Background
Model confidence (mean pLDDT): 81 of 100. This is a predicted structure of a 75-nucleotide RNA (transfer RNA) from Virgisporangium aliadipatigenens. The source organism's lineage runs through Bacteria, Actinomycetota, Actinomycetes, Micromonosporales and Virgisporangium. The sequence is in RNAcentral, with records from ENA. Rfam family: tRNA.
RNA sequence: CGGAUCGUAGCGCAGCUUGGCAGCGCACUCGCUUCGGGAGCGAGGGGUCGCCGGUUCAAAUCCGGCCGGUCCGAC
Numbered sequence: 001c002g003g004a005u006c007g008u009a010g011c012g013c014a015g016c017u018u019g020g021c022a023g024c025g026c027a028c029u030c031g032c033u034u035c036g037g038g039a040g041c042g043a044g045g046g047g048u049c050g051c052c053g054g055u056u057c058a059a060a061u062c063c064g065g066c067c068g069g070u071c072c073g074a075c
Stems, first nucleotide, its partner, number of pairs: 001073007010026004020057001028044005050066005
C1' cells in the first nucleotide's frame, strides 16, 4: 500500500440480508423471601448504534468518506 471482517448499554452479543417503537443474557438498583449471606421471584435504571456526510416520509440497517481492532496478501 491492497483486500476481508468487526465496531450496538459496564461486559458478552442479537437485530443489518428484506429500512418502520433499539433488544437479549450477565452485571447494577429497589422490593419480596432468609437470622444473615447466597440462591430464587418481581419491578426498574442505563445507548449521540465508532465519527462525518448523502439518499429517504423514515437510517443501527442503504450509499460515500474517515477513525480504530483483528486477519490475509504485496513491498